Record summary:
Small-subunit ribosomal RNA from an uncultured prokaryote, 1496 nucleotides, folded computationally. It matches the Rfam family "Bacterial small subunit ribosomal RNA". Gene Ontology terms of the family: structural constituent of ribosome and ribosome. Model confidence (mean pLDDT): 84 of 100.
RNA sequence: UGCUUAACACAUGCAAGUCGAACGGUAACUUGAACUAGCUUGCUAGUUUGAUGACGAGUGGCGGACGGGUGAGUAAUGCAUAGGAAUCUGCCCAGUAGUGGGGGAUAACUUGGAGAAAUCCAAGCUAAUACCGCAUGUGUCCUACGGGACAAAGCAGGGGACCUUCGGGCCUUGCGCUAUUGGAUGAGCCUAUGUCGGAUUAGCUAGUUGGUAGGGUAAUGGCCUACCAAGGCAACGAUCUUUAGCUGGUCUGAGAGGAUGAUCAGCCACACUGGGACUGAGACACGGCCCAGACUCCUACGGGAGGCAGCAGUGGGGAAUAUUGGACAAUGGGCGCAAGCCUGAUCCAGCAAUACCGCGUGUGUGAAGAAGGCUUUCGGGUCGUAAAGCACUUUCAGUAGGGAGGAAAGGGUUGUAGUUAAUACCUGCAAUCUGUGACGUUACCUACAGAAGAAGCACCGGCUAACUCCGUGCCAGCAGCCGCGGUAAUACGGAGGGUGCAAGCGUUAAUCGGAAUUACUGGGCGUAAAGCGUACGCAGGCGGUUGAAUAAGUUGGAUGUGAAAGCCCCGGGCUUAACCUGGGAACUGCAUACAAUACUGUUCAACUAGAGUGCAGCAGAGGAAGGUGGAAUUCCAGGUGUAGCGGUGAAAUGCGUAGAUAUCUGGAGGAACAUCAGUGGCGAAGGCGACCUUCUUGGCUGGCACUGACGCUCAGUGCGAAAGCGUGGGGAGCAAACAGGAUUAGAUACCCUGGUAGUCCACGCCGUAAACGAUGAGAACUAGCCGUUGGGUUCCUUGAGGACUUAGUGGCGCAGCUAACGCAUUAAGUUGACCGCCUGGGGAGUACGGCCGCAAGGUUAAAACUCAAAUGAAUUGACGGGGGCCCGCACAAGCGGUGGAGCAUGUGGUUUAAUUCGAUGCAACGCGAAGAACCUUACCAGGUCUUGACAUCCUCGGAAUCCUGCAGAGAUGCGGGAGUGCCUUCGGGAGCCGAGUGACAGGUGCUGCAUGGCUGUCGUCAGCUCGUGUCGUGAGAUGUUGGGUUAAGUCCCGCAACGAGCGCAACCCUUGUCCCUAGUUGCCAUCAUUUAGUUGGGCACUCUAGGGAGACUGCCGGUGACAAACCGGAGGAAGGUGGGGAUGACGUCAAGUCAUCAUGGCCCUUAUGGGCAGGGCUACACACGUGCUACAAUGGCCGGUACAGAGGGUUGCCAACCCGCGAGGGGGAGCUAAUCCCAGAAAACCGGUCGUAGUCCGGAUUGGAGUCUGCAACUCGACUCCAUGAAGUCGGAAUCGCUAGUAAUCGCGGAUCAGCAUGCUCGCGGUGAAUACGUUCCCGGGCCUUGUACACACCGCCCGUCACACCAUGGGAGUUGGUUGCACCAGAAGUGGGUAGACUAACCUUCGGGAGGUCGCUCACCACGGUGUGGUCAAUGACUGGGGUGAAGUCGUAACAAGGUAGCCCUAGGGGAACCUGGGGCUAGAUCACCUCCUU
Repeated sequence: UGCUUAACACAUGCAAGUCGAACGGUAACUUGAACUAGCUUGCUAGUUUGAUGACGAGUGGCGGACGGGUGAGUAAUGCAUAGGAAUCUGCCCAGUAGUGGGGGAUAACUUGGAGAAAUCCAAGCUAAUACCGCAUGUGUCCUACGGGACAAAGCAGGGGACCUUCGGGCCUUGCGCUAUUGGAUGAGCCUAUGUCGGAUUAGCUAGUUGGUAGGGUAAUGGCCUACCAAGGCAACGAUCUUUAGCUGGUCUGAGAGGAUGAUCAGCCACACUGGGACUGAGACACGGCCCAGACUCCUACGGGAGGCAGCAGUGGGGAAUAUUGGACAAUGGGCGCAAGCCUGAUCCAGCAAUACCGCGUGUGUGAAGAAGGCUUUCGGGUCGUAAAGCACUUUCAGUAGGGAGGAAAGGGUUGUAGUUAAUACCUGCAAUCUGUGACGUUACCUACAGAAGAAGCACCGGCUAACUCCGUGCCAGCAGCCGCGGUAAUACGGAGGGUGCAAGCGUUAAUCGGAAUUACUGGGCGUAAAGCGUACGCAGGCGGUUGAAUAAGUUGGAUGUGAAAGCCCCGGGCUUAACCUGGGAACUGCAUACAAUACUGUUCAACUAGAGUGCAGCAGAGGAAGGUGGAAUUCCAGGUGUAGCGGUGAAAUGCGUAGAUAUCUGGAGGAACAUCAGUGGCGAAGGCGACCUUCUUGGCUGGCACUGACGCUCAGUGCGAAAGCGUGGGGAGCAAACAGGAUUAGAUACCCUGGUAGUCCACGCCGUAAACGAUGAGAACUAGCCGUUGGGUUCCUUGAGGACUUAGUGGCGCAGCUAACGCAUUAAGUUGACCGCCUGGGGAGUACGGCCGCAAGGUUAAAACUCAAAUGAAUUGACGGGGGCCCGCACAAGCGGUGGAGCAUGUGGUUUAAUUCGAUGCAACGCGAAGAACCUUACCAGGUCUUGACAUCCUCGGAAUCCUGCAGAGAUGCGGGAGUGCCUUCGGGAGCCGAGUGACAGGUGCUGCAUGGCUGUCGUCAGCUCGUGUCGUGAGAUGUUGGGUUAAGUCCCGCAACGAGCGCAACCCUUGUCCCUAGUUGCCAUCAUUUAGUUGGGCACUCUAGGGAGACUGCCGGUGACAAACCGGAGGAAGGUGGGGAUGACGUCAAGUCAUCAUGGCCCUUAUGGGCAGGGCUACACACGUGCUACAAUGGCCGGUACAGAGGGUUGCCAACCCGCGAGGGGGAGCUAAUCCCAGAAAACCGGUCGUAGUCCGGAUUGGAGUCUGCAACUCGACUCCAUGAAGUCGGAAUCGCUAGUAAUCGCGGAUCAGCAUGCUCGCGGUGAAUACGUUCCCGGGCCUUGUACACACCGCCCGUCACACCAUGGGAGUUGGUUGCACCAGAAGUGGGUAGACUAACCUUCGGGAGGUCGCUCACCACGGUGUGGUCAAUGACUGGGGUGAAGUCGUAACAAGGUAGCCCUAGGGGAACCUGGGGCUAGAUCACCUCCUU
């Protein structure tokens, strides 16, 4: 501190009584007295007695109007602040004057009666401080100023005289009572200012506003009534409506503010709902009354009773809020003389960590760094001095004992003072005695025992302090925002550890802050949201110079007030603090009076610089009306003339032999005005263009005169392109709609042919545009330069002149501003005044409502819901069916191919038990594979092994090893024999084999999207970067761009850059020429010898292989900028990087590879591992890629004759010779190679034949026979011979390679390899071309620039319909409910008025009655209720409209690049849809050109 929700309903108890010192009294209790009875002669019982203490009920007084509760209503009958006058005020204080004398009733009570009860009626008795006259009148009130009206009550204590009816009178004291004055307190009323939202509430008001008269009230007042007038309120927000008690304060904030109004305090309102009055000082009364209504209860059914928003408590509602406690001890209140009584006010206790504050849950020591947990790189690390152990302490809790303060009063006694006749009573003061505590087992103190009884919550991806493991696998889940999770999650869940708070912690909800994100302090509006389309203009706001007055604003101090509490400061008290308490400051406000007068205002007087008028000129597509003109299109008539015209990218529809188009002449009609024409002119904007006339607005220039602030800005009102609408004309051209032809996948379009509204005129509407400078109008100030239009001044050399000035209109640019772009005296700069507008995107400029309109529609203008963005400017890229420059076998020019055939080979697909796996645009597809019969082999079926085929460790046994039998497909299983080695410190050890056990092995299992390494590609393209400096807020830029040049970011020049790095080039290899050195296996010119460089001899040459030389734009000429460089030439073997190779920048493609290898994680472990034999990888309707061979005569075949290079060779190459038609076989010489062999090169050349044919082309396929390799050629090898002799006659669309020793063509070699080559990103040589004008186009690339809504970067982004699901919302025939206006009916209780009826104690009376009163009746007002008809709000509603959101739906492709028809705005028509078309407008359009300007 504690019902924020139901002002929902309440059982039960309590919450307002008291006074016997106002009264009659005595039901109960007590004391006494008297009497009676029992009798133990002082006890019990009874009766009587109000005599006593007292007291039920009653009369009477005071109080129940305070205290306590709640916040429904109320946007002002309220509250806050400051004032005011026309008022009342019980009890209280002070003063004055009184308190005399009478009367009639009535309750209680008794009797009778009615009723269930509540209660009531009648008769009779009685008292008062109850009630009523009379007297007096200090006074008060009224007054016509003569006068009139108005009081009272006693009670108690004490008492000396005096009197007495013995009750008392009388005196006195106290308390009362009456009248009145003043005060205090409290209350009523009035005024000003302030006090939430809505204008999609703009008009409201008949008692309304005022006056007069009256009534009414305590009092002013339309508060009420009558009459009169027509007022009153409102854009400074009336009325209506939603919400709400207001304030001091509280929370937050630097403040200004914003939010709020619990507790405490002030005010208000309410008391079941509505109405009403009575009583009273005070109420229209929470625990009073009457009536109506709803609800609950009692009932004998006739009738009655009730009101917790008092304290507890109950039900209900709710996320949610306590005990049916104690006490009047204290503080305060009511009554009372007082004691005292009452007091759910209050003080206390109980419950709740609800808040704030304080305290504890131990302290020290303690390393074997225990156990255990977690983790690990397996070493350790960490929890952690933490625990245990040892030594201490004892707050709090516990037990026991002691023990303040909250207490002041009150009463008794004594003393004293006042009063009084009084030493009495009473009262005051002092002393003393007595005596009052709910809390309470209080606070506090002491003793005792023992570390004993006492720690949780959230978080650990960033913001934000704190990290690892396991599990999970876009699942489960987390999440405040960003976001995390798809198999290595610090983000999910758990664990360990850590961090932060701590008897709390975290979440949720709410408020302020940060948010300058509603900006008063303190924002903006060219492009981000935002300037009205534009002018005139009332109210409003603001306003030039001088003087005077005033003092409203303003300023100053003063006074009053601004309650207390709270906040702040300084003290004090609880052990501290929270808390309590004293003082101060503050309360920024309001009011009053005074003062000041600079500024603003007001009034007065003046001025001329603002504004305006007059005068003289000037320019102009300014406006309106009337008239006139020529060119052109079309149409009509006529002439000439003949077959086409027209139109397009190309066509067609269309027109034309019935004579078009073309051409000439004449005519008709409508619309628009070429050239001049210009970032030229005019106008407020929209807008305005032939010429002439008339009328007319505005502007500019010049100087003079005049008015004297007349000004600026502005709800409203005018004007306002095009389209559109109405009525009537007009209609040439153009042209929405429409029709046809094309295009297309479609083409409701772009293109073409036609064509109607419309475009034109008159009158009337509409009122919108990208109505734009996306820039409101007006004023002042702030560097310049260069154009241009109109006017003026001036100078002369009078010219197409110069200088100056002013009003426009442009370009560039400084300061300054700006997020930047940019603006920059025509501001977007610096200022002050005014208006309009903005506040995230979408929903939406939409719905509803209002206003306007004939309609179309315009204007004003939301919300629900939804997203975390939407947007601006600039940057770097990428892209463009943008631009410029340049390169490349990129195109072109050529040569030869592929695509057609057959075959080979690879792939897809299909098939299969398996057809293992990977590669899949260029950059997969004769690729991994430099060679699948077994093996390879990873695949399939079968049969088999389980520490394993392989590695390490342990134990046991055995040498190792070799030979061999049986079973089996083999793996394997069971056996037999030989053999016993090496080192040794004699223990054993090393190597090998076998067995066993468990750690482990093993995996071509998965993930290339976890990786290393390697590789491809752009691309051998010329690029990619850095340091320092400079520029820019920044991203970034500069350098690297520019002018040349190059193969080249190659070089030169220039330059806010200067340098540097990786790339280029060069250095390396090879080839081309020469020289030197060296000559075997090479060579042979000269000499000999020969079949033969065979041999002697020689090393000159070739060649080999080492080393050098040479080429550098070095020289000359020209071009160029005196450069770089280019062109040509000389010399030279070679000339401008001589040819070729190796060499691959930063990076891109999550490119390729876990199946070369390595490797993280996951998975398998008698199997996904190991070994075996067989099969498969070789399948075959088909499709594609790459090749080979061909189609023939530049050829085939036959015969003959030449010429290479580079390689390979001992598990090899293999000669001569012999056999075979041949593959080959036999044979064995030589060669570890410049020696021998493979090894005959082939095309070529010479001769012959074939004669254009499916052939003497072509060789597939098939049959037969063989050879070789190999354990083994069936599936499934190569080759040979004989026979067979398919397709194919040069290949559609399309497509590939190549620029010189290249293409083409010809053969040779090598790797792999037992064997197998048409393949090779492996080589070698032979023969040996054609063409390149050139860069328009295709492809790729580089640089610069431009646009961009792209950044996963155009394979991008993105729009709308349709379909489905969900959500909120509008319309809707209506339906239901709330609230409210108007009209009418009705009329309880009550008050007021009237009164013909009835009744009537006090007073008067002439005794008849009267005055007065009560009841009744009635009138007025009026609550509930009812009827009718409107407004408004909410809920709901078949159906329906659009909107939003959703996973990978459907149709198209509208926008972003020139988005492929530039886009967009307004408008109209059309269309599945984005959209299309017409009219006008804009640039927020690319490109090209022109013009203009600037710099040099």